A computed fold for a 113-nucleotide RNA from Chitinophaga flava, annotated as SAM riboswitch aptamer (S box leader). Its mean pLDDT, the model's own confidence on a scale to 100, is 82. The RNAcentral record of the sequence draws on Rfam. It matches the Rfam family "SAM riboswitch aptamer (S box leader)". Rfam describes the family as follows. The SAM riboswitch is found upstream of a number of genes which code for proteins involved in methionine or cysteine biosynthesis in Gram-positive bacteria. The SAM riboswitch acts at the level of transcription termination control. The predicted structure consists of a complex stem-loop region followed by a single stem loop terminator region. An alternative and mutually exclusive form involves bases in the 3' segment of helix 1 with those in the 5' region of helix 5 to form a structure termed the anti-terminator form.
RNA sequence: CGCUUAUCAAGAAAGGAGGAGGGAAAUGGCCCGAUGAUACCUUAGCAACCUUCAUUACUACCAUGAUGAAAGGUGCUGCAUCCAUCCCGGUAACACACCAGGAAAGAUAAGUC
Numbered sequence: 001c002g003c004u005u006a007u008c009a010a011g012a013a014a015g016g017a018g019g020a021g022g023g024a025a026a027u028g029g030c031c032c033g034a035u036g037a038u039a040c041c042u043u044a045g046c047a048a049c050c051u052u053c054a055u056u057a058c059u060a061c062c063a064u065g066a067u068g069a070a071a072g073g074u075g076c077u078g079c080a081u082c083c084a085u086c087c088c089g090g091u092a093a094c095a096c097a098c099c100a101g102g103a104a105a106g107a108u109a110a111g112u113c
Base pairs, nucleotide, nucleotide: 002112003111004110005109006108007107008106013043014042015041016040021032022031023030026085027084028083029082044077045076046075048074049073050072051070052069053068054067055066056065057064081105086102087101089099090098091097
């Protein structure tokens, strides 16, 4: 890298350096950006998953589930994964549009080859 599973409408800032685009891919939008963006470094923070602890349900115990705490390991700290493009249902006379659901893709974590 690949595969499997789970989650993704919540949460969370400053400084340094730098100097033009950026928001995963393609397309269409819509936002952010010289009042300094993306990416990088430092500190801080958040608490998604793993971990630890406590309580609780079942239970003889273990294990498992739920809730809470901690912040050790990853991660994260603009806009829902920024929205949509594929399928399906509803509203609608058709179209457009709107609402809800599913899939695909992406991201993160754990496991595994």